[in-house]
RNA sequence: UGAGUCGGCCAGACGGUCGCGGCGGCGGGCACCCGCCGACGAGGAACGUCCGGGCUCCACAGGGCAAGGUGGUGGCUAACGGCCACCCGGGGCGACCCGCGGGACAGUGCCACAGAGAUCAGACCGCCGGUCUUGCGAGACCGGUAAGGGUGAAACGGUGGUGUAAGAGACCACCAGCGGCCUGGGUGACCAGGCCGGCUAGGUAAACCCCACCCGGAGCAAGCUCAGACAGUGUGCGUUCGAGGGCGGCCCGCCCGAGCACACGGGUAGAGCGCUCGAGGCUGUCGGCAACGGCAGCCCUAGAUGGAUGGCCGUCGCUCCCGCGGCAGCAAUGCUGCGGGAGAACAGAACCCGGCGUACCGGCCGACUCAUCCA
Repeated sequence: UGAGUCGGCCAGACGGUCGCGGCGGCGGGCACCCGCCGACGAGGAACGUCCGGGCUCCACAGGGCAAGGUGGUGGCUAACGGCCACCCGGGGCGACCCGCGGGACAGUGCCACAGAGAUCAGACCGCCGGUCUUGCGAGACCGGUAAGGGUGAAACGGUGGUGUAAGAGACCACCAGCGGCCUGGGUGACCAGGCCGGCUAGGUAAACCCCACCCGGAGCAAGCUCAGACAGUGUGCGUUCGAGGGCGGCCCGCCCGAGCACACGGGUAGAGCGCUCGAGGCUGUCGGCAACGGCAGCCCUAGAUGGAUGGCCGUCGCUCCCGCGGCAGCAAUGCUGCGGGAGAACAGAACCCGGCGUACCGGCCGACUCAUCCA
RNA backbone atom coordinates (compact mmCIF):
# COMPACT_ATOMS: atom_id res chain seq x y z
C1' U A 1 0.00 0.00 0.00
C1' G A 2 -3.71 -3.58 -1.43
C1' A A 3 -7.11 -7.58 -0.44
C1' G A 4 -9.84 -9.73 3.50
C1' U A 5 -11.95 -11.56 8.60
C1' C A 6 -14.29 -10.34 13.24
C1' G A 7 -16.35 -6.82 16.73
C1' G A 8 -18.29 -2.01 18.50
C1' C A 9 -20.59 2.93 17.73
C1' C A 10 -23.53 6.92 15.21
C1' A A 11 -28.36 7.46 12.60
C1' G A 12 -27.09 15.02 11.73
C1' A A 13 -26.26 19.53 15.13
C1' C A 14 -27.33 24.66 16.61
C1' G A 15 -30.37 29.14 16.41
C1' G A 16 -34.99 31.71 15.19
C1' U A 17 -40.27 31.55 14.15
C1' C A 18 -45.21 29.38 13.90
C1' G A 19 -47.85 24.99 15.55
C1' C A 20 -48.77 19.91 18.65
C1' G A 21 -49.15 15.79 23.32
C1' G A 22 -49.69 14.59 28.28
C1' C A 23 -47.35 16.18 33.11
C1' G A 24 -45.88 20.09 36.89
C1' G A 25 -46.59 25.21 38.51
C1' C A 26 -49.11 30.12 38.29
C1' G A 27 -53.32 33.20 36.94
C1' G A 28 -58.51 33.99 35.12
C1' G A 29 -63.02 31.58 35.32
C1' C A 30 -64.76 28.47 39.33
C1' A A 31 -68.89 23.05 35.44
C1' C A 32 -66.64 23.03 30.85
C1' C A 33 -62.70 26.02 29.49
C1' C A 34 -58.72 29.97 28.43
C1' G A 35 -53.74 32.15 28.98
C1' C A 36 -48.47 32.05 30.64
C1' C A 37 -43.94 29.47 32.33
C1' G A 38 -41.05 24.93 32.84
C1' A A 39 -38.83 20.09 31.99
C1' C A 40 -39.86 15.92 28.74
C1' G A 41 -41.74 13.74 23.99
C1' A A 42 -40.31 7.24 18.57
C1' G A 43 -36.14 2.94 16.68
C1' G A 44 -31.66 0.14 15.61
C1' A A 45 -34.64 -2.09 13.93
C1' A A 46 -40.40 0.64 16.71
C1' C A 47 -40.88 -4.12 11.19
C1' G A 48 -41.90 -9.93 11.16
C1' U A 49 -45.20 -12.16 15.23
C1' C A 50 -40.63 -16.67 14.95
C1' C A 51 -39.13 -18.14 20.33
C1' G A 52 -38.81 -17.06 25.81
C1' G A 53 -40.79 -14.57 29.94
C1' G A 54 -43.04 -10.73 33.49
C1' C A 55 -48.19 -9.67 34.34
C1' U A 56 -53.73 -11.03 34.17
C1' C A 57 -57.71 -14.70 34.23
C1' C A 58 -59.39 -19.95 34.40
C1' A A 59 -60.88 -23.42 42.18
C1' C A 60 -55.95 -27.06 42.37
C1' A A 61 -53.22 -26.63 37.58
C1' G A 62 -53.35 -33.21 40.52
C1' G A 63 -51.92 -38.07 37.70
C1' G A 64 -51.56 -40.42 32.87
C1' C A 65 -51.92 -40.97 27.41
C1' A A 66 -51.53 -38.51 22.95
C1' A A 67 -49.70 -34.07 20.62
C1' G A 68 -45.62 -30.51 20.54
C1' G A 69 -40.37 -28.57 21.30
C1' U A 70 -35.08 -29.31 21.75
C1' G A 71 -30.69 -32.65 20.75
C1' G A 72 -22.06 -32.77 21.39
C1' U A 73 -19.89 -30.89 26.50
C1' G A 74 -19.53 -27.11 30.20
C1' G A 75 -21.13 -22.30 31.62
C1' C A 76 -24.45 -17.45 31.45
C1' U A 77 -29.57 -16.03 32.07
C1' A A 78 -35.93 -14.89 34.88
C1' A A 79 -36.17 -18.16 30.73
C1' C A 80 -35.34 -19.69 25.63
C1' G A 81 -35.02 -22.94 19.95
C1' G A 82 -30.83 -17.36 22.71
C1' C A 83 -25.55 -16.06 24.08
C1' C A 84 -20.23 -17.57 25.54
C1' A A 85 -16.24 -21.00 25.65
C1' C A 86 -14.63 -25.67 24.21
C1' C A 87 -14.92 -30.78 21.56
C1' C A 88 -15.77 -33.42 16.98
C1' G A 89 -16.70 -33.13 11.61
C1' G A 90 -16.38 -30.01 7.08
C1' G A 91 -14.52 -25.40 4.18
C1' G A 92 -10.57 -21.70 3.73
C1' C A 93 -3.10 -20.34 2.62
C1' G A 94 -4.93 -17.72 6.94
C1' A A 95 -7.59 -14.45 10.33
C1' C A 96 -12.07 -17.17 10.58
C1' C A 97 -16.73 -19.51 8.85
C1' C A 98 -20.41 -23.57 8.63
C1' G A 99 -23.25 -27.76 11.45
C1' C A 100 -31.68 -29.88 12.00
C1' G A 101 -23.92 -32.55 15.96
C1' G A 102 -27.85 -38.67 20.58
C1' G A 103 -29.05 -43.82 18.13
C1' A A 104 -28.31 -47.68 11.80
C1' C A 105 -26.35 -53.98 16.79
C1' A A 106 -34.86 -52.36 18.85
C1' G A 107 -37.80 -52.46 14.37
C1' U A 108 -39.74 -50.81 9.41
C1' G A 109 -38.58 -48.31 4.82
C1' C A 110 -35.45 -46.32 0.68
C1' C A 111 -30.58 -46.46 -2.43
C1' A A 112 -33.41 -44.50 -9.40
C1' C A 113 -30.75 -45.87 -13.92
C1' A A 114 -26.66 -48.82 -15.26
C1' G A 115 -24.84 -53.41 -13.69
C1' A A 116 -24.06 -60.49 -12.86
C1' G A 117 -24.89 -58.43 -8.25
C1' A A 118 -26.84 -52.70 -3.90
C1' U A 119 -27.14 -56.65 2.23
C1' C A 120 -25.83 -60.67 5.21
C1' A A 121 -25.62 -59.96 -2.69
C1' G A 122 -23.10 -61.62 -6.98
C1' A A 123 -20.64 -64.22 -12.23
C1' C A 124 -21.17 -60.13 -17.72
C1' C A 125 -15.88 -60.25 -19.79
C1' G A 126 -12.30 -63.13 -17.70
C1' C A 127 -8.52 -66.95 -14.97
C1' C A 128 -7.72 -72.41 -13.81
C1' G A 129 -8.78 -77.89 -14.09
C1' G A 130 -11.38 -82.11 -16.51
C1' U A 131 -14.19 -84.53 -20.69
C1' C A 132 -15.63 -84.35 -25.82
C1' U A 133 -15.12 -82.19 -30.83
C1' U A 134 -11.72 -79.97 -34.23
C1' G A 135 -11.28 -77.46 -40.42
C1' C A 136 -5.81 -76.72 -35.46
C1' G A 137 -8.32 -70.79 -35.79
C1' A A 138 -11.02 -72.66 -31.79
C1' G A 139 -15.84 -74.54 -29.84
C1' A A 140 -19.40 -77.21 -26.37
C1' C A 141 -20.28 -79.17 -21.44
C1' C A 142 -19.00 -79.92 -16.14
C1' G A 143 -16.37 -78.14 -11.89
C1' G A 144 -13.38 -74.32 -9.17
C1' U A 145 -12.69 -68.86 -8.58
C1' A A 146 -13.83 -63.36 -7.21
C1' A A 147 -7.18 -61.48 -7.27
C1' G A 148 -7.74 -58.61 -12.89
C1' G A 149 -11.39 -55.79 -16.25
C1' G A 150 -16.29 -53.54 -16.84
C1' U A 151 -21.17 -50.94 -14.65
C1' G A 152 -22.11 -47.37 -10.96
C1' A A 153 -22.46 -42.08 -6.29
C1' A A 154 -21.31 -46.45 -3.75
C1' A A 155 -19.52 -53.48 -5.13
C1' C A 156 -18.76 -56.69 1.57
C1' G A 157 -11.14 -53.28 3.71
C1' G A 158 -5.85 -51.28 1.42
C1' U A 159 -0.47 -52.30 0.05
C1' G A 160 3.14 -56.09 -0.26
C1' G A 161 4.05 -61.24 0.15
C1' U A 162 3.34 -66.74 1.21
C1' G A 163 0.45 -70.21 -0.96
C1' U A 164 -2.55 -72.36 -5.07
C1' A A 165 -4.30 -75.88 -10.86
C1' A A 166 -5.89 -70.73 -10.86
C1' G A 167 -7.15 -67.63 -6.93
C1' A A 168 -9.06 -65.83 -2.13
C1' G A 169 -7.58 -62.74 5.10
C1' A A 170 -6.78 -69.17 3.38
C1' C A 171 -2.18 -67.46 6.00
C1' C A 172 1.70 -63.51 7.23
C1' A A 173 3.79 -58.22 7.81
C1' C A 174 2.37 -53.18 7.93
C1' C A 175 -1.87 -49.77 7.74
C1' A A 176 -7.14 -48.05 8.19
C1' G A 177 -11.72 -49.27 10.50
C1' C A 178 -14.51 -51.87 14.53
C1' G A 179 -14.56 -54.15 19.46
C1' G A 180 -12.25 -55.20 24.39
C1' C A 181 -8.63 -53.98 28.30
C1' C A 182 -5.05 -50.57 30.36
C1' U A 183 -2.03 -45.81 31.15
C1' G A 184 -1.79 -40.43 31.00
C1' G A 185 -4.33 -35.40 30.29
C1' G A 186 -9.16 -32.88 30.79
C1' U A 187 -15.08 -30.74 35.17
C1' G A 188 -16.71 -32.88 30.50
C1' A A 189 -17.64 -33.80 25.30
C1' C A 190 -13.05 -35.90 24.02
C1' C A 191 -7.49 -36.28 23.10
C1' A A 192 -2.68 -39.05 23.12
C1' G A 193 -0.45 -43.78 23.70
C1' G A 194 0.08 -49.24 24.66
C1' C A 195 -1.73 -54.40 24.40
C1' C A 196 -5.16 -58.08 22.48
C1' G A 197 -8.87 -59.91 18.89
C1' G A 198 -11.59 -61.53 14.77
C1' C A 199 -10.99 -60.13 9.39
C1' U A 200 -14.20 -55.94 8.11
C1' A A 201 -22.58 -57.05 7.78
C1' G A 202 -22.28 -49.80 3.34
C1' G A 203 -25.22 -45.19 3.22
C1' U A 204 -29.74 -42.72 4.71
C1' A A 205 -33.18 -40.82 10.91
C1' A A 206 -33.11 -32.77 7.26
C1' A A 207 -37.22 -40.99 6.25
C1' C A 208 -40.89 -43.36 9.88
C1' C A 209 -38.94 -44.61 14.42
C1' C A 210 -36.12 -45.38 19.32
C1' C A 211 -33.66 -42.69 23.43
C1' A A 212 -32.80 -38.33 26.78
C1' C A 213 -34.66 -33.76 28.56
C1' C A 214 -38.58 -29.90 28.49
C1' C A 215 -43.79 -29.06 28.29
C1' G A 216 -51.68 -26.81 31.55
C1' G A 217 -54.66 -23.13 28.59
C1' A A 218 -55.83 -18.24 26.89
C1' G A 219 -54.15 -13.52 26.25
C1' C A 220 -53.92 -6.04 27.40
C1' A A 221 -59.47 -6.69 22.28
C1' A A 222 -55.93 -10.17 29.27
C1' G A 223 -58.45 -8.38 33.28
C1' C A 224 -60.60 -4.82 37.28
C1' U A 225 -63.95 -0.78 38.71
C1' C A 226 -67.85 2.84 37.93
C1' A A 227 -72.05 4.82 35.37
C1' G A 228 -76.27 3.84 32.30
C1' A A 229 -80.25 1.15 29.58
C1' C A 230 -83.57 -2.97 28.75
C1' A A 231 -88.19 -7.28 27.62
C1' G A 232 -89.16 -11.04 27.27
C1' U A 233 -91.42 -15.50 24.58
C1' G A 234 -91.33 -20.64 22.81
C1' U A 235 -89.30 -25.76 22.62
C1' G A 236 -86.24 -29.70 24.79
C1' C A 237 -83.62 -31.61 29.09
C1' G A 238 -82.95 -31.18 34.43
C1' U A 239 -83.60 -29.88 39.89
C1' U A 240 -79.47 -34.45 44.82
C1' C A 241 -81.60 -41.26 41.28
C1' G A 242 -77.61 -34.40 39.12
C1' A A 243 -79.09 -31.37 33.22
C1' G A 244 -74.86 -28.54 32.78
C1' G A 245 -69.89 -26.70 34.04
C1' G A 246 -64.62 -26.64 35.76
C1' C A 247 -60.74 -22.86 28.64
C1' G A 248 -56.25 -27.28 22.95
C1' G A 249 -57.75 -33.46 22.55
C1' C A 250 -58.80 -38.14 25.57
C1' C A 251 -58.99 -40.92 30.36
C1' C A 252 -58.86 -40.92 35.77
C1' G A 253 -59.29 -38.17 40.26
C1' C A 254 -61.34 -33.95 42.69
C1' C A 255 -64.85 -29.96 42.86
C1' C A 256 -69.13 -26.50 41.66
C1' G A 257 -74.17 -26.99 40.65
C1' A A 258 -80.35 -25.13 39.86
C1' G A 259 -80.63 -24.17 36.05
C1' C A 260 -78.73 -25.36 31.03
C1' A A 261 -79.13 -25.70 25.43
C1' C A 262 -81.42 -23.87 20.95
C1' A A 263 -84.62 -20.32 18.21
C1' C A 264 -87.04 -15.53 17.89
C1' G A 265 -87.01 -10.65 20.04
C1' G A 266 -85.19 -6.04 23.13
C1' G A 267 -81.22 -2.75 25.48
C1' U A 268 -75.97 -1.05 25.92
C1' A A 269 -70.93 0.11 23.03
C1' G A 270 -69.74 5.59 27.86
C1' A A 271 -65.76 6.83 31.77
C1' G A 272 -61.58 5.34 34.55
C1' C A 273 -57.73 1.80 36.04
C1' G A 274 -54.40 -1.63 33.88
C1' C A 275 -50.57 2.45 31.31
C1' U A 276 -45.10 3.04 32.68
C1' C A 277 -39.72 2.76 38.32
C1' G A 278 -38.20 -1.43 34.96
C1' A A 279 -35.02 -9.11 35.23
C1' G A 280 -34.15 -0.12 33.92
C1' G A 281 -30.08 3.19 32.08
C1' C A 282 -25.02 5.45 32.62
C1' U A 283 -20.02 5.72 34.92
C1' G A 284 -16.16 3.50 37.74
C1' U A 285 -14.08 -0.78 39.93
C1' C A 286 -13.39 -6.12 41.10
C1' G A 287 -13.95 -11.38 39.38
C1' G A 288 -14.15 -14.30 34.88
C1' C A 289 -10.71 -16.55 28.40
C1' A A 290 -15.77 -14.89 27.50
C1' A A 291 -21.03 -14.59 27.78
C1' C A 292 -21.89 -12.28 32.25
C1' G A 293 -21.96 -11.29 37.55
C1' G A 294 -20.70 -8.49 42.37
C1' C A 295 -19.87 -3.61 44.63
C1' A A 296 -20.11 1.88 44.69
C1' G A 297 -22.08 6.34 42.71
C1' C A 298 -25.34 9.14 39.53
C1' C A 299 -30.04 9.46 36.53
C1' C A 300 -35.82 9.11 35.54
C1' U A 301 -35.76 9.64 29.62
C1' A A 302 -43.41 9.34 25.42
C1' G A 303 -47.98 7.13 27.54
C1' A A 304 -51.48 8.49 22.90
C1' U A 305 -56.87 6.51 22.26
C1' G A 306 -59.31 8.47 15.07
C1' G A 307 -54.35 8.14 17.82
C1' A A 308 -49.22 13.83 19.55
C1' U A 309 -43.35 15.26 18.54
C1' G A 310 -44.38 18.88 12.62
C1' G A 311 -43.71 23.10 8.88
C1' C A 312 -40.51 27.25 7.30
C1' C A 313 -35.79 30.11 7.41
C1' G A 314 -30.52 30.56 8.43
C1' U A 315 -25.67 28.62 9.78
C1' C A 316 -22.56 24.50 10.45
C1' G A 317 -21.46 19.31 9.76
C1' C A 318 -21.38 14.50 6.67
C1' U A 319 -21.10 12.02 1.64
C1' C A 320 -20.37 12.33 -3.72
C1' C A 321 -18.94 15.03 -8.46
C1' C A 322 -16.12 19.10 -10.92
C1' G A 323 -12.30 22.97 -10.86
C1' C A 324 -7.96 25.67 -8.75
C1' G A 325 -3.99 25.24 -5.30
C1' G A 326 -0.41 24.24 -0.83
C1' C A 327 2.79 20.84 2.33
C1' A A 328 5.53 15.93 2.91
C1' G A 329 7.57 12.25 -0.25
C1' C A 330 12.27 9.23 -5.21
C1' A A 331 7.54 7.51 -6.38
C1' A A 332 3.05 5.30 -5.19
C1' U A 333 0.41 8.14 -2.16
C1' G A 334 -1.02 10.84 2.31
C1' C A 335 -2.53 15.45 4.76
C1' U A 336 -4.97 20.03 3.80
C1' G A 337 -7.30 25.08 1.80
C1' C A 338 -10.88 27.61 -1.46
C1' G A 339 -15.07 27.81 -4.99
C1' G A 340 -19.47 25.58 -7.51
C1' G A 341 -23.21 21.72 -7.78
C1' A A 342 -25.94 17.46 -5.96
C1' G A 343 -27.61 13.97 -2.01
C1' A A 344 -29.31 12.03 2.79
C1' A A 345 -31.59 5.31 3.42
C1' C A 346 -34.74 1.39 6.07
C1' A A 347 -38.53 3.25 8.31
C1' G A 348 -43.01 5.39 13.07
C1' A A 349 -44.41 3.41 19.91
C1' A A 350 -49.88 1.48 21.67
C1' C A 351 -48.74 -3.57 28.41
C1' C A 352 -43.51 -4.29 29.15
C1' C A 353 -38.89 -6.88 28.63
C1' G A 354 -34.73 -10.71 26.73
C1' G A 355 -33.59 -12.85 21.96
C1' C A 356 -33.78 -14.34 16.71
C1' G A 357 -34.97 -13.17 11.55
C1' U A 358 -35.62 -9.39 7.76
C1' A A 359 -34.78 -4.09 5.57
C1' C A 360 -31.16 -0.19 5.24
C1' C A 361 -28.17 5.94 2.80
C1' G A 362 -23.69 7.10 4.72
C1' G A 363 -19.84 7.42 8.27
C1' C A 364 -16.40 6.40 12.42
C1' C A 365 -13.33 3.24 15.68
C1' G A 366 -10.58 -1.19 17.17
C1' A A 367 -8.22 -5.97 16.68
C1' C A 368 -6.46 -9.76 13.55
C1' U A 369 -4.94 -12.50 8.68
C1' C A 370 -2.65 -12.75 3.81
C1' A A 371 0.18 -10.55 -0.32
C1' U A 372 3.74 -6.94 -2.07
C1' C A 373 7.37 -3.04 -1.33
C1' C A 374 10.89 -0.06 1.65
C1' A A 375 14.08 0.61 5.92
A computed fold for a 375-nucleotide RNA from a Micrococcales bacterium, annotated as Bacterial RNase P class A. Its Rfam family is "Bacterial RNase P class A". It is annotated as a ribozyme. The sequence was found by an Rfam model in a public genome assembly. The coordinates come from a structure-prediction model, not an experiment, and the mean pLDDT is 78.